About this RNA: This is a predicted structure of a 78-nucleotide RNA (c-di-GMP-I riboswitch aptamer) from a Desulfobacterales bacterium. It was read from a public genome assembly, where an Rfam model found it. NCBI's taxonomy places the organism under Bacteria, Pseudomonadati, Thermodesulfobacteriota, Desulfobacteria, Desulfobacterales.
Order: sequence, then C1' cells, then structure tokens
RNA sequence: CUAAGAAAAAGCCAAACCUGUCGUAAGACUGGGACGGAAAGCCACGGAUCCAAAGAAAUGGACAGCCGAGUUGCCUUA
Repeated sequence: CUAAGAAAAAGCCAAACCUGUCGUAAGACUGGGACGGAAAGCCACGGAUCCAAAGAAAUGGACAGCCGAGUUGCCUUA
C1' cells in the first nucleotide's frame, strides 16, 4: 500500500418506543433506550421509497439503518 475478516482486544454507533422542541407533512434535533451494525463514519451524485403542492407537464423537501457511486478510518490476518 492492497485485499479479506470481526474470532480476540480497545473502542464506536444506535432501531423500535418514550420525553421535550422544530416542521403543513415526510421527517429532524435533544434526553432516555437497545433491535441491530465491520464503516449503522461522512456525502443527496444516480436510482428506489416517503411528504407537500399539482393534476397536462413541471417543482420543492425528506431519507445515508434501502441500493449503487465517491471519500475517510480502528484492530487482526494474508
């Protein structure tokens, strides 16, 4: 440096649900919580899905724990 893996070790994240707040909504944030996760780190570029409006067409928003792409990283083995 590359690839693979999570057996070990050190750790990390946090589903559903609940509290509070924001939002028309999808949903997001905060605190609790732990279903799970080898990137369940980051990223809205491409799809999928969801919301709003519309209803000829067009648009705006959400989502990374749906998939792909891009990018960074701990440990071990080769």